This is a predicted structure of a 99-nucleotide RNA (Bacterial small signal recognition particle RNA) from Aneurinibacillus sp. Model confidence (mean pLDDT): 76 of 100. Its Rfam family is "Bacterial small signal recognition particle RNA". It is annotated as a non-coding RNA gene. Its family is annotated with signal recognition particle, plasma membrane targeting and SRP-dependent cotranslational protein targeting to membrane, signal sequence recognition in the Gene Ontology. Rfam's curators write: The signal recognition particle (SRP) is a universally conserved ribonucleoprotein involved in the co-translational targeting of proteins to membranes.

[in-house]
């Protein structure tokens, strides 16, 4: 220097990962305008009984906090894989040739 191949390039798909969101789980969470149970007391009744129901307790809604599979969305994420395409340039394995 030459040749083949490969990489760098483009597109698509896949995988992983990152960010955001979601189902779900846990915790918290309503003076009253959520539910249940309602001590005490109140009311109705001659009585038996009944009614409403505060506090308390329990459970929850919205919300808040933590966790978090799966799923959804996104990208100049990736020494990743596959396929297709590709001028020039660069890098590189192998081979050939020359100095």
């Nucleotide at each position: 220097g030459g040749c083949u191949g490969g990489g760098u390039c483009u597109u698509g798909c896949g995988c992983a990962g990152c960010g955001g969101g979601u189902a779900c789980u846990c915790g918290u969470g309503a003076a009253c305008c959520c539910c249940g149970u309602c001590a005490g007391g109140u009311c109705c009744g001659g009585g038996a009984g009944g009614a409403a129901g505060c506090a308390g307790c329990g459970g929850u809604a919205a919300g808040c906090g933590a966790g978090g599979a799966u799923c959804c969305c996104g990208g100049g994420u990736g020494c990743c894989g596959c396929a297709a395409g590709g001028a020039a340039g660069c890098c590189u394995c192998g081979c050939c040739u020359g100095a």
The sequence was found by an Rfam model in a public genome assembly. The model forms 96% of the base pairs in the Rfam consensus.